This is a predicted structure of a 537-nucleotide part of an RNA (small-subunit ribosomal RNA, 5' domain) from a Myxococcales bacterium. Model confidence (mean pLDDT): 82 of 100. The source organism's lineage runs through Bacteria, Pseudomonadati, Myxococcota, Myxococcia and Myxococcales.

Context: one part of a larger RNA
RNA sequence: GAGCGAACGUUAGCGGCGGGCCUAACACAUGCAAGUCGAGCGAGAAAGGGGGUUCGCCCCCGAGUACAGCGGCGGACGGGUGAGUAACACGUAGGUAAUUUUCCCUUGAGCGGGGGACAACGUUCCGAAAGGGACGCUAAUACCGCAUAAGUUUCCAGGCGUUCCGGCGCUUGGGAGGAAAGCUAGGCCGCAAGGUCUGGCACUCGAGGAGAAGCCUGCGUCGCAUCAGCUAGUUGGUGGGGUAAUGGCCUACCAAGGCUAAGACGCGUAGCUGGUCUGAGAGGAUGAUCAGCCACACUGGGACUGAGACACGGCCCAGACUCCUACGGGAGGCAGCAGUGGGGAAUAUUGGACAAUGGGCGCAAGCCUGAUCCAGCCACGCCGCGUGAGUGAUGAAGGCCUUCGGGUCGUAAAGCUCUGUGGGGAGAGACGAACCGCUGUGCGUUCAUAGCGUGCAGCAUGACGGUACCUCCUUAGCAAGCACCGGCUAACUUCGUGCCAGCAGCCGCGGUAAUACGAAGGGUGCAAACGUUGCUC
Numbered sequence: 001g002a003g004c005g006a007a008c009g010u011u012a013g014c015g016g017c018g019g020g021c022c023u024a025a026c027a028c029a030u031g032c033a034a035g036u037c038g039a040g041c042g043a044g045a046a047a048g049g050g051g052g053u054u055c056g057c058c059c060c061c062g063a064g065u066a067c068a069g070c071g072g073c074g075g076a077c078g079g080g081u082g083a084g085u086a087a088c089a090c091g092u093a094g095g096u097a098a099u100u101u102u103c104c105c106u107u108g109a110g111c112g113g114g115g116g117a118c119a120a121c122g123u124u125c126c127g128a129a130a131g132g133g134a135c136g137c138u139a140a141u142a143c144c145g146c147a148u149a150a151g152u153u154u155c156c157a158g159g160c161g162u163u164c165c166g167g168c169g170c171u172u173g174g175g176a177g178g179a180a181a182g183c184u185a186g187g188c189c190g191c192a193a194g195g196u197c198u199g200g201c202a203c204u205c206g207a208g209g210a211g212a213a214g215c216c217u218g219c220g221u222c223g224c225a226u227c228a229g230c231u232a233g234u235u236g237g238u239g240g241g242g243u244a245a246u247g248g249c250c251u252a253c254c255a256a257g258g259c260u261a262a263g264a265c266g267c268g269u270a271g272c273u274g275g276u277c278u279g280a281g282a283g284g285a286u287g288a289u290c291a292g293c294c295a296c297a298c299u300g301g302g303a304c305u306g307a308g309a310c311a312c313g314g315c316c317c318a319g320a321c322u323c324c325u326a327c328g329g330g331a332g333g334c335a336g337c338a339g340u341g342g343g344g345a346a347u348a349u350u351g352g353a354c355a356a357u358g359g360g361c362g363c364a365a366g367c368c369u370g371a372u373c374c375a376g377c378c379a380c381g382c383c384g385c386g387u388g389a390g391u392g393a394u395g396a397a398g399g400c401c402u403u404c405g406g407g408u409c410g411u412a413a414a415g416c417u418c419u420g421u422g423g424g425g426a427g428a429g430a431c432g433a434a435c436c437g438c439u440g441u442g443c444g445u446u447c448a449u450a451g452c453g454u455g456c457a458g459c460a461u462g463a464c465g466g467u468a469c470c471u472c473c474u475u476a477g478c479a480a481g482c483a484c485c486g487g488c489u490a491a492c493u494u495c496g497u498g499c500c501a502g503c504a505g506c507c508g509c510g511g512u513a514a515u516a517c518g519a520a521g522g523g524u525g526c527a528a529a530c531g532u533u534g535c536u537c
Base pairs, nucleotide, nucleotide: 001537002536003535004534006533007532008531009530010529013385014384015383016382017381018380019378020377021343026341027340028339030338031337032336035073036072037071040070041069048061049060050059051058052057080296081295082294089221090220091219092218093217094216095215096214099212100211103209104208106207107206108205109204110203112146114144115143121136122135123134124133125132126131153176154175155174156173157172158171159170160169161168162167182201183200184199185198186197187196188195189194222268223267224266229259230258231257234256235255236254237253238252239251240250241249271293272292273291274290275286276285277284278283298319299318300317301316302315321332322331323330324329349375351374352373353372357371358369359368360367361366388418389417390416391415398409399408400407401406422478423474424473425472426471427470432464437459438458439457440456441455442454443453444452445451481526482525483524484523485522486507487506488505492521493520494519495518496517502509503508
């Protein structure tokens, strides 16, 4: 000199864009943060309103609505934190033995026919509750057989190619095993159940792709040698198991290996990177915000489900802690968004909206979304603007200094003439919105004016917000401080004090004329900031 997620002191007008628990991965009251689908399925209230009544009640609407249940998809994304980790964790360059829900203007083949349950519900029992038991009924795109099997899997036989002679690849034939689910818009037929046709969405088995994830390898990645030897599943092989898959990943047996001064092992510290800061660079320091990867979710362990987890707002066990209890037993996990206590020098609102972007579910309308978009607080940072402009000399008054002549604050003020950014008031008023939807209409599909796909026109949709921007009115009125002035280092005098009180980054000032202390006047520097402290280069 530059920088900062800063803090502290004094001061403080506005706006834009960013940032905001670095400490206790300490404990958490309360609310919200993951649901959705009735076009998979069975069931199905009440309040309230209307009508009737023999006053017991009944009927209709509410409504096939709400709350639940079975089932599907999603809760593995999104969001948080940095504890652990010196490691294939990350970065980079390669590899493959192997998986993949959803998706695709990709592509092949199918979707036949049966069965038995379990919730919800009803009855009943236990319990303070959380919750649970028994019996009975029932549906499905839930579950289970059967049929079918192009391709896939597997077995047998043959052929060709290759080989490290175990096998592997391609191909032909035969055997085995192994799938499925319907719903819906409309037309036609039928008394109905239903059948059939055309669409839409689903369903099953394959091939390819995209994206995702797994695994392996080379190289690189902090300090200490006052850590020098470490290692028995240890290193390798064979058989077996396990996994989507390679592998001591696991196991039995066999061999005795493997690593190490190019630092093994141990100890300490630490998430890594793109980047960021500094520096002419080399380098040094750093890893907040944003982005990629990893790890974690009260602590430790475990698996289940699933395409995917060993799963933050899932399950089980153990532990610590907190809460409820009828003492028998139960409930919980903010390192999600707000918020509270605590710790600390220190870090914000228990806000609004799904309008946009994105995500989940749904054919869709739509619902959910503390992701996100916005608003609130804080000079925490960067940037921009303002606090007026012109004129004005009896150089006013007053302050300070003075050699008492004067000098200086100083065109500064007053006065006069203007302007209106910001502030205040009034009016007008966006972009962000076009999708979806609805209405009309054209085309395609179709028997069809259903439906579906697609084009055009119109309508409707904004949290921010009556915000930005613009126009008018208003008054110079409402808006300047902080540090410094001995040298380094830009800026000097007077008074007070008298080695006292004090200053100080270094040198050093102060013991009676202190440009160094305190105050005043003046000056210098920066300016909505200025200084101090801390840390980095």